A computed fold for a 72-nucleotide RNA from a Candidatus Altimarinota bacterium, annotated as transfer RNA. Its mean pLDDT, the model's own confidence on a scale to 100, is 81. It matches the Rfam family "tRNA". From the family's description: Transfer RNA (tRNA) molecules are approximately 80 nucleotides in length. The source organism's lineage runs through Bacteria, Bacteria candidate phyla and Candidatus Altimarinota.
RNA sequence: GCUCCCGUAAUUCAAUGGAUAGAAUAGGGCCCUUCUAAGGCCAAAAUCUAGGUUCAAUUCCUAGCGGGAGUA
Numbered sequence: 001g002c003u004c005c006c007g008u009a010a011u012u013c014a015a016u017g018g019a020u021a022g023a024a025u026a027g028g029g030c031c032c033u034u035c036u037a038a039g040g041c042c043a044a045a046a047u048c049u050a051g052g053u054u055c056a057a058u059u060c061c062u063a064g065c066g067g068g069a070g071u072a
Base pairs, nucleotide, nucleotide: 001071002070003069004068005067006066007065010025011024012023013022018055028042029041030040031039048064049063050062051061052060
């Protein structure tokens, strides 16, 4: 250089055109406990960027950015 894949919460993963974008772990608050751990409850937290298609885009298309794999 060429080909292919991936990019969603602090982390690991769902959601493949239409729901308030969901869960687990971590972190925060409260309850329980003599204290800690464990357990229960609550809240916060994300779609890489810019365009396009569509009534509607995390999802489809294009370009860019970043990461990975293969290939002499």

About this RNA
It was read from a public genome assembly.